[in-house]
This is a predicted structure of a 491-nucleotide part of an RNA (small-subunit ribosomal RNA, 5' domain) from a Candidatus Saccharimonadota bacterium. Taxonomically the source falls in Candidatus Saccharimonadota (Bacteria, Bacteria candidate phyla).
Context: one part of a larger RNA
RNA sequence: GGAUGAACGCUGGCGGCGUGCCUAACACAUGCAAGUCGAACGGUAACAGGUCUAGUUUACUAGAUGCUGACGAGUGGCGGACGGCUGAGUAACACGUGGGAACGUGCCCCAAAGUGAGGGAUAAGCACCGGAAACGGUGUCUAAUACCGCAUAUUAUCUUCGGAUCAAAGCAUUUAUGCGCUUUGGGAGCGGCCCGCGUCGGAUUAGGUUGUUGGUGAGGUAAUGGCUCACCAAGCCGACGAUCCGUAACUGGUCUUAGAGGAUGAUCAGUCAGACUGGAACUGAGACACGGUCCAGACUCCUACGGGAGGCAGCAGUGAGGAAUCUUCCACAAUGGGGGCAACCCUGAUGGAGCAACGCCGCGUGCAGGAUGAAGGCCUUCGGGUUGUAAACUGCUUUUAUAAGUGAAGAAUAUGACGGUAACUUAUGAAUAAGGAUCGGCUAACUACGUGCCAGCAGCCGCGGUCAUACGUAGGAUCCGAGCGUUAUCC
Numbered sequence: 001g002g003a004u005g006a007a008c009g010c011u012g013g014c015g016g017c018g019u020g021c022c023u024a025a026c027a028c029a030u031g032c033a034a035g036u037c038g039a040a041c042g043g044u045a046a047c048a049g050g051u052c053u054a055g056u057u058u059a060c061u062a063g064a065u066g067c068u069g070a071c072g073a074g075u076g077g078c079g080g081a082c083g084g085c086u087g088a089g090u091a092a093c094a095c096g097u098g099g100g101a102a103c104g105u106g107c108c109c110c111a112a113a114g115u116g117a118g119g120g121a122u123a124a125g126c127a128c129c130g131g132a133a134a135c136g137g138u139g140u141c142u143a144a145u146a147c148c149g150c151a152u153a154u155u156a157u158c159u160u161c162g163g164a165u166c167a168a169a170g171c172a173u174u175u176a177u178g179c180g181c182u183u184u185g186g187g188a189g190c191g192g193c194c195c196g197c198g199u200c201g202g203a204u205u206a207g208g209u210u211g212u213u214g215g216u217g218a219g220g221u222a223a224u225g226g227c228u229c230a231c232c233a234a235g236c237c238g239a240c241g242a243u244c245c246g247u248a249a250c251u252g253g254u255c256u257u258a259g260a261g262g263a264u265g266a267u268c269a270g271u272c273a274g275a276c277u278g279g280a281a282c283u284g285a286g287a288c289a290c291g292g293u294c295c296a297g298a299c300u301c302c303u304a305c306g307g308g309a310g311g312c313a314g315c316a317g318u319g320a321g322g323a324a325u326c327u328u329c330c331a332c333a334a335u336g337g338g339g340g341c342a343a344c345c346c347u348g349a350u351g352g353a354g355c356a357a358c359g360c361c362g363c364g365u366g367c368a369g370g371a372u373g374a375a376g377g378c379c380u381u382c383g384g385g386u387u388g389u390a391a392a393c394u395g396c397u398u399u400u401a402u403a404a405g406u407g408a409a410g411a412a413u414a415u416g417a418c419g420g421u422a423a424c425u426u427a428u429g430a431a432u433a434a435g436g437a438u439c440g441g442c443u444a445a446c447u448a449c450g451u452g453c454c455a456g457c458a459g460c461c462g463c464g465g466u467c468a469u470a471c472g473u474a475g476g477a478u479c480c481g482a483g484c485g486u487u488a489u490c491c
Stems, first nucleotide, its partner, number of pairs: 001491004006487005013363006019356002021321001026319003030316003035078003040075002043071002047069003050065006085274003095198006103191003108187008116150001118148002125140006156165003170179003200246003207237003212234008249271004253264004276297005299310004327353001329352003335349001336347004366396004376387004401428006410418001435480005440461003446475005456463002
C1' cells in the first nucleotide's frame, strides 16, 4: 500500500447493487416451512344447492334424502431421499483430477408384446368397552388402481438343454379417444463400487497389524471385495515417514503479488458429512431418512402418578454466549419444485419489501460576480498580517428536497406481491444536507497561550524538569470526505 462476513470512537443527506451469529453443532416460547389426487375406492362430518314431507300466504322454519357441487376422517397412489440449513465429525478414495468393471435406476424418451376369467379380506362406518390423556380393544358390515390364486408367455429368469418358473387395473369420456397397468429390450440423466496421481503440522510419535495379508469354499449384496464365515498359509504396512498425537469439511474460487509464491475456503457454484446424543432396522426405485419408526441416554413439558409428549444446524423470533451480525413482514405475480387429465392446491424454495454507512459504486450539500480586502477572531516588530472572494450584497440554477399530476416494463388471451414503486411532467425555493484525523522527523501541514519530568503524548525514534511547532486549548494549515480514524487479521 492492498484486503476484510469485521468491531470500536466521532460524525452522518440520498440512491443503485451486494452482504449480514466468524462466538455456544448452546437451550428454545409462538406461528408457519410437504403435501396432493373424488378422473383409484367405500362413503358423507361440515358448507352450498336441489328434491320430498310437515308447519305455512310468497318468504321462512323443522325433518328426510349423497341427488348435485364439493369434501372432514379413512383405504389407496405419487411425493415426504428434492428443495432449505449447518460444518460437529472426517487427514479419508472425503475431495480434486484422470481412468476402470462386476452393478442399480421411480418419473421421462424410443421399441415389441399383452391387459382374460376369478377369489377372500380389511379400514372407514355401526354397536359396545377401557383410558386423565396419548391412544387402544371386541363384535359386525363394505369397496378399490389395496391383497391373493388361476389362465396365457412375445420376451425374460433358471437349466442337467429334456424342461421348469414368472404378469397385469382400471378410470374418465364429447364414444373419437385420453390417462393409466403388466412383461421385456434400448436410451437419457442420476447413483453405488474400484484404481493411478494430488491433498496440513509434529520423530520430544519408530515400529504397527490377527480378519490382520493372501488363498480355497460358502454366505451376503444391485454389484466387486475379509464385506462376513469355515479351513489353509504367514503374511501385510513402514525413514519415499507406517502407527500415534494435534489441527481441519474439500474444491471452483477469494485476497495479495510484476510473477513465482504466500494466505484463505463468508456470500455464489460443485461434492461430502450431520440433523438433541448413541445405536438399529422398516418402507421404498432411491434412506439406514432434518420437520418418519424403534431402543437407550441427557434435557424440557403434561399427568388423574398408572402413563405420555418433544427435538429451529428450515423462515422469522427468544434467552444465553459475545467486540459483534437483521423483520415473529408481503406474495405465489415471475422462475422452479410436488400432486392432479385439468381447474387448481401446496411451496419461509424463490421473488420482493423492512433493518444496518457492513461493503462497493454513483450523486448532492450550490454556481457566477463581489475589496473600503467590512465586522469579529487570531497573531503582531503595533506599521500591519491572516481568516479572505470567504461573508454580506447582486444575478442565476434546481441535481437533491417538498408538494401535485401522469404512471410502467417485468405477462404469454387472462393473471403483478413488489407498487401508485421506478420513470416522466409541473410548482416552490439556496431552499433539506459536513465531518473526521493530523500538523517534531519518517510524513503533506505553525503560531500563541496554559502546564512545568506534573498533567499527559507515543507506530518507531522519542517529547514534557518555566521560551514545548511533540502535552492541553485557540487561531491557522494539511489530508481524506458521508465518511474519517483506531484495533484485529492476511499478503